[in-house]
The prediction has a mean pLDDT of 90. Predicted 3D model of a 249-nucleotide part of an RNA (large-subunit ribosomal RNA, domain VI) from a Parcubacteria group bacterium.
Context: one part of a larger RNA
RNA sequence: CGCCGAUUCUUGAGGGGAGCCAUUCCUAGUACGAGAGGACCGGAAUGGACCGACCUCUGGUGUAGGAGCUGUCACGCCAGUGGCAACGCUCCGUAGCUAUGUCGGGAACGGAUAACCUCUGAAGGCAUCUAAGAGGGAAGCCGACCCCAAGAUUAGGAAUCAUAGACCCCUGGAAGACGACCAGGUCGAUAGGCUCCAGGUGUACGUCCCGUAAGGGAUUCAGCCGAGGAGUACUAAUUCGUCGUUCGA
Numbered sequence: 001c002g003c004c005g006a007u008u009c010u011u012g013a014g015g016g017g018a019g020c021c022a023u024u025c026c027u028a029g030u031a032c033g034a035g036a037g038g039a040c041c042g043g044a045a046u047g048g049a050c051c052g053a054c055c056u057c058u059g060g061u062g063u064a065g066g067a068g069c070u071g072u073c074a075c076g077c078c079a080g081u082g083g084c085a086a087c088g089c090u091c092c093g094u095a096g097c098u099a100u101g102u103c104g105g106g107a108a109c110g111g112a113u114a115a116c117c118u119c120u121g122a123a124g125g126c127a128u129c130u131a132a133g134a135g136g137g138a139a140g141c142c143g144a145c146c147c148c149a150a151g152a153u154u155a156g157g158a159a160u161c162a163u164a165g166a167c168c169c170c171u172g173g174a175a176g177a178c179g180a181c182c183a184g185g186u187c188g189a190u191a192g193g194c195u196c197c198a199g200g201u202g203u204a205c206g207u208c209c210c211g212u213a214a215g216g217g218a219u220u221c222a223g224c225c226g227a228g229g230a231g232u233a234c235u236a237a238u239u240c241g242u243c244g245u246u247c248g249a
Base pairs, nucleotide, nucleotide: 001151005161006160007159008158009157010156014148015147016146017145020048021047022046023045024044025043026042032037050105051104052103053102054101058099059098060097061096065092066091067090068089069088070085071084072083073082074081075080109143110142111141116136117135118134119133165243166242167241169185170184171183172182173181190236191235192234193232194231195230196229197228199225200224201223206219207218208217209216210215
């Protein structure tokens, strides 16, 4: 930009993906075989590699969470803190992102076939799977399963609107390079704040008690806390504006 204005929901022409394998057990030590050995068919379980999704579990990371520690500088000093030293070093660790973690997948089934196996059957009184006709038959082909999909210019369909709808701007996001997409914009829980909860760290500061002191104990499962959950309009999404309206006049 197109597809007769719009919103929501869709159909699926067409395209893509997937398609794997092994072991064990049962059938059965059966069929077969002198024995040694040892099945087809059918049924069940487990595993490998591969693929997809996810974070409950096990781990990793987690540079704006918590704690400990060293040197030095500063806050006048003590205490308590802050800066710097690879996040200064060390130990843990929420969300998120993750694999080595968890869950799932290949199938079953239908159709048409290949080699091949057949039925009926002439040419050619017989015979012959083939010449007419018919049946069976592959991890392969077409469906079936998963994904994309009306620029499928043959541009589809349905419902509902049509002073409809969209944009700009703003608050944000498991969305994202930017656009886009999604959730919202006071008729509001979109983000921040606050409160509560979960979760992490691991028992704060101060004071009191014991000890000459280093230190220990009590207050204290404390204190502090990023991304998680819920609630709550306290703060910010104000107002305006732009495009557009093929119905209708």
The full RNA is in RNAcentral, with records from ENA.